[in-house]
RNA sequence: AAAGUCCGCCGGGCAAUCGCGUCUUCGUCACCGAAGCCGAGGAAAGUCCGGACUCCGCAGAGCGGCGUAGCAGGUAACGCCUGCCCACCGUGAGGUGCGGAUCAGAGCAACAGAGACGAGCCGAUUCAGUUCGGGUGAAACGGGCAAUCUCUACGCGGAGCAACACCAAAUAGGCGGCCGACGAUCCUGCUCGGGGAGGCCGCGGGUAGGUGGCUUGAGCCGGCGGGCGACCGCCGGCCCAGAGGAAUGAUCGUCGCGACGUCCGCAAGGGCGCCGAACAGAAUCCGGCUUACAGGCGGACUUUGCCC
Numbered sequence: 001a002a003a004g005u006c007c008g009c010c011g012g013g014c015a016a017u018c019g020c021g022u023c024u025u026c027g028u029c030a031c032c033g034a035a036g037c038c039g040a041g042g043a044a045a046g047u048c049c050g051g052a053c054u055c056c057g058c059a060g061a062g063c064g065g066c067g068u069a070g071c072a073g074g075u076a077a078c079g080c081c082u083g084c085c086c087a088c089c090g091u092g093a094g095g096u097g098c099g100g101a102u103c104a105g106a107g108c109a110a111c112a113g114a115g116a117c118g119a120g121c122c123g124a125u126u127c128a129g130u131u132c133g134g135g136u137g138a139a140a141c142g143g144g145c146a147a148u149c150u151c152u153a154c155g156c157g158g159a160g161c162a163a164c165a166c167c168a169a170a171u172a173g174g175c176g177g178c179c180g181a182c183g184a185u186c187c188u189g190c191u192c193g194g195g196g197a198g199g200c201c202g203c204g205g206g207u208a209g210g211u212g213g214c215u216u217g218a219g220c221c222g223g224c225g226g227g228c229g230a231c232c233g234c235c236g237g238c239c240c241a242g243a244g245g246a247a248u249g250a251u252c253g254u255c256g257c258g259a260c261g262u263c264c265g266c267a268a269g270g271g272c273g274c275c276g277a278a279c280a281g282a283a284u285c286c287g288g289c290u291u292a293c294a295g296g297c298g299g300a301c302u303u304u305g306c307c308c
Stems, first nucleotide, its partner, number of pairs: 001304010012255003016251003020039002023036005041279001045290002048288005053160004065156005070084005085099001086097004100151002105149002107145002121134004164212004174203006186194002219238008257276002260273005
């Protein structure tokens, strides 16, 4: 210098104007208004795996079903992660894992080959299946495949925040009490009149609606220490959406980045103009995996070539 490998990180900055939402305070309450604070992600996604939490189920044992599979460790847990071994791929840095068991039982094997899982077949030879040899093929009688069933070991109850808990209308229905053909309730506030079978009260369940669950958490940042590492411990600091049909936006200026055009310059580069800027988006929370992603930054290492 050119090709690569692995790990970590960012994913526009500042300002103005107009907007949106929760919360707090104020305007006496409601409505509404004002001010202030705060207001998406590395994947918020797929909902694939593991948990927290909630409700339902559950004496105990067995059978069945599903999942996982080297050894050791990490973790709340995992099918995740780390270290090591083994196998395969790569010159290498590294990557990948379909890595338990075939002397318990069953099943399977393309093409070639006489024959492919049952042993035997062909040729020669011998008293004698007695001995020797046999093209093919991954494999010829002794083996392979467990990503075929199976066996072994370990793990596993179900549903999910639209879980669940509390408050609780109207209407209808239920239960109880009282009134009512000696005419109630109703028309109608009263008297008269009309009308003719239900009316009133209480209780309890469910629904609409409302409230909680709801965000302080296996949390984040920094330092020190332990460990090869995943990770763990101690100390200090911080509070970082909580709306539930759901806000987190738009425009403009400028700076930074990139593409294009043009001009200047031997060149490195610079001036001007114009254009562009990804994937996506919370909905109970957390740990993983997978998938999507314009552009950019940092670190460690490998191979080849050249120079000292």
Model confidence (mean pLDDT): 80 of 100. A computed fold for a 308-nucleotide RNA from a Burkholderiaceae bacterium, annotated as Bacterial RNase P class A. It is recorded under the gene name rnpB. The sequence is in RNAcentral, with records from ENA. Rfam family: Bacterial RNase P class A. The family's RNA type in Rfam is ribozyme. Its family is annotated with ribonuclease P activity, tRNA processing and dimeric ribonuclease P complex in the Gene Ontology. Rfam's curators write: Ribonuclease P (RNase P) is a ubiquitous endoribonuclease, found in archaea, bacteria and eukarya as well as chloroplasts and mitochondria.